A computed fold for a 102-nucleotide RNA from Gracilibacillus lacisalsi DSM 19029, annotated as Purine riboswitch aptamer.
[in-house]
Parts: sequence; C1' cells; structure tokens
RNA sequence: CCUGCAUCAUCAUAUCACCUUCAUAUAUGUUUGAGAAUAAGGCUCAAACGUUUCUACCGGAACACCGUAAAUGUUCGGACUAUGAAGGCGGGGGUCUUGCCG
Repeated sequence: CCUGCAUCAUCAUAUCACCUUCAUAUAUGUUUGAGAAUAAGGCUCAAACGUUUCUACCGGAACACCGUAAAUGUUCGGACUAUGAAGGCGGGGGUCUUGCCG
C1' cells in the first nucleotide's frame, strides 16, 4: 500500500422488510332476490349501490322484540384493506476508527 473479514462512530438524497401511531376512504353501511332457523332461534347464498379506492362489508356482548310467524331492532366496544404522513427497529449503502488473516 492492496484485498478480505470483524469492529467503532457517523451520514440520510435515495432504498428494502417489519412494527406502532395518525389521517383519508366507509357509515364494517344501504337495497334487492332465493333459501334456512324459531324463544336453547333470529342465519345462509347471490346481486347491486356506497370509496378520486383494491379488498372487506363480519363476529361478540348486553338489552329489547317476535307467543311459533316471518321479520328483526338498539347500544357498546372490536378490525381488515387501499393510499398518505410521522416515528421505531433491523438490513443494505457512503465515509470513518481500531484489530486481524493473506
């Protein structure tokens, strides 16, 4: 001096994975068709609308309601997905410290 490895510090224009929070969308909402259960029940399947939007459109608890019929309601808290932002952590990268093999 060169190469490689390890190590220390530092940088952030740009990059990758993951996690958290926030924002926007959507109200986990609405409508319709077919079928199913029946007070120990209250669902299943499909279609449409809703989003500058892919996906999803459910489950639980409490209360009510329906006297056996075909229809559920209210409240509470729970996400997922798409996009954006911030932060964290790690990888990778640049520079640098030290050590070691050759």
The sequence was found by an Rfam model in a public genome assembly.
Its mean pLDDT, the model's own confidence on a scale to 100, is 78.
Lineage of the source: Bacteria > Bacillota > Bacilli > Caryophanales > Gracilibacillus lacisalsi.
Rfam family: Purine riboswitch aptamer. Rfam links the family to the GO term purine nucleobase biosynthetic process. The family has 133 seed sequences and 4,097 matches in Rfam 15.1. Clan: Purine riboswitches.